RNA sequence: CGGGGCGUGGCUCAGCUUGGUAGAGUACCAGACUGGGGGUCUGAUGGUCGCAGGUUCAAAUCCUGUCGCUCCGA
Numbered sequence: 001c002g003g004g005g006c007g008u009g010g011c012u013c014a015g016c017u018u019g020g021u022a023g024a025g026u027a028c029c030a031g032a033c034u035g036g037g038g039g040u041c042u043g044a045u046g047g048u049c050g051c052a053g054g055u056u057c058a059a060a061u062c063c064u065g066u067c068g069c070u071c072c073g074a
Base pairs, nucleotide, nucleotide: 001073002072003071004070005069006068007067010026011025012024013023020057029043030042031041032040033039050066051065052064053063054062
């Protein structure tokens, strides 16, 4: 320098192909069960999707640029 992959609650990831109210597990918080610890169950809080721009009635999703990590090639 060229090409590919990844970036989404605190953490690990799904959702993108086919645009239509952002989800799961885990963690944290509250409550119930338990003599307590641990554990189980129920509920709640928390992200508008790396960043910027564009297309669209509507974008995590499509297009462009860009940043970080990583892999391959030179």
Model confidence (mean pLDDT): 81 of 100. Transfer RNA from an uncultured Clostridia bacterium, 74 nucleotides, folded computationally. It was read from a public genome assembly. Rfam family: tRNA. Rfam's curators write: Transfer RNA (tRNA) molecules are approximately 80 nucleotides in length.